[in-house]
RNA sequence: GGAGUUGGCUAGGCAAUCGCUGCUUCGUCGUUGUGCGCUCUUUCGGGAGUGGCAGACGGGCGAAGGGGAGGAAAGUCCGGGCUCUAUAGGGUAGGGUGCCAGGUAACGCCUGGGGGGCGCGAGCCCACGACAAGUGCAGCAGAGAGAAGACCGCCGAUGGCUCCUUGGAGUACAGGUAAGGCUGAAAGGGUGCGGUAAGAGCGCACCGCGCGUCUGGUAACAGUAUGCGGCGAGGUAAACUCCACCCAGAGCAAGGCCAAAUAGGCCCCCUUAAGGCGCGACCCGCGUUGGGGGCGGGUAGGCUGCUUGAGCCAUUAAGCGAUUAAUGGCCUAGACGAAUGAUUGUUCACGACAAAACCCGGCUUAUCGGCCAACUCCCUUU
Numbered sequence: 001g002g003a004g005u006u007g008g009c010u011a012g013g014c015a016a017u018c019g020c021u022g023c024u025u026c027g028u029c030g031u032u033g034u035g036c037g038c039u040c041u042u043u044c045g046g047g048a049g050u051g052g053c054a055g056a057c058g059g060g061c062g063a064a065g066g067g068g069a070g071g072a073a074a075g076u077c078c079g080g081g082c083u084c085u086a087u088a089g090g091g092u093a094g095g096g097u098g099c100c101a102g103g104u105a106a107c108g109c110c111u112g113g114g115g116g117g118c119g120c121g122a123g124c125c126c127a128c129g130a131c132a133a134g135u136g137c138a139g140c141a142g143a144g145a146g147a148a149g150a151c152c153g154c155c156g157a158u159g160g161c162u163c164c165u166u167g168g169a170g171u172a173c174a175g176g177u178a179a180g181g182c183u184g185a186a187a188g189g190g191u192g193c194g195g196u197a198a199g200a201g202c203g204c205a206c207c208g209c210g211c212g213u214c215u216g217g218u219a220a221c222a223g224u225a226u227g228c229g230g231c232g233a234g235g236u237a238a239a240c241u242c243c244a245c246c247c248a249g250a251g252c253a254a255g256g257c258c259a260a261a262u263a264g265g266c267c268c269c270c271u272u273a274a275g276g277c278g279c280g281a282c283c284c285g286c287g288u289u290g291g292g293g294g295c296g297g298g299u300a301g302g303c304u305g306c307u308u309g310a311g312c313c314a315u316u317a318a319g320c321g322a323u324u325a326a327u328g329g330c331c332u333a334g335a336c337g338a339a340u341g342a343u344u345g346u347u348c349a350c351g352a353c354a355a356a357a358c359c360c361g362g363c364u365u366a367u368c369g370g371c372c373a374a375c376u377c378c379c380u381u382u
Stems, first nucleotide, its partner, number of pairs: 001378010012347007020068002023065007030057003034054003037050005070353001074364002077362005082251004094247005099113005114128001115126004129242002134240002136236002151181002153177003158174002160171004189207006208231001209229005214223003255304004265295006275289005311330008348351001
């Protein structure tokens, strides 16, 4: 100098003006009979009224001050808090998770480790329990796809047939054979020697594999340790299944409080029913029932839940780390026809993805650029 890997930070800046939203303080208007004052009244205990003063108020208006989106606020995919409903305990069904250990409120997340794969490397990726319990599945090709298979090839020792001289030669009929070829993603360990008619773990050596023991490790697992087994047991469980562990349901439109108008319900009082109203009018007949007050449930509407929380920052300590503990400091949106903006000026590297809605912890996805730290490989120079 070039090419990379991992982790982290940032997300246009500044100024002026005008807005929006909620908070605090103040002013003003309003409401309120709680206190004082004042007025009236009294059986002298008190009672009634009155917004002048003070207080209170989740009300209106105004002023000032300081606050006001994100790293993903997103997808709503996991896990929890919170709320209501259900619930003795256990089981079935259903769903989920799946190497080991740790962290955590919990997790399918994170950290560390083991195993496998990729990369020269820093590093990255993996649902990674069991197919040696059972069942199932595997297109095309191919002779054969499951304790498989003779299509080509090889052999034909043995038996058959032919020739010939007893022995031999030939044939490839019975048959043998998984070394070699062919098909396929995959054809039932590999190399070599022996062996054989040709072959074959058929035998042996080495390598590989499996199962024990021992050693190391908390464990997953590992070992140039050691014994046994010729190897019988191909793949597939985000196929059924088996094993181990976990899981109640619904969600802030949860839930709680206050509470009109209208209609209906219950109770009380008043009125009267020889009445009123309807059936066209009248008679008869039939049907129906007025006013006031109180109570309770629900609706509209309002308030709450709502942001102090598994919170953030710093230091110290424990730990490889995730994380935890102690001490000190901080308060950092809370709306609901839903704010966080607009205009102008200036500046730079000319600005991406996108915007809360009960709250947290994760994961995943989107993202113009810029910056920092650690590490790796290559080249050059000294």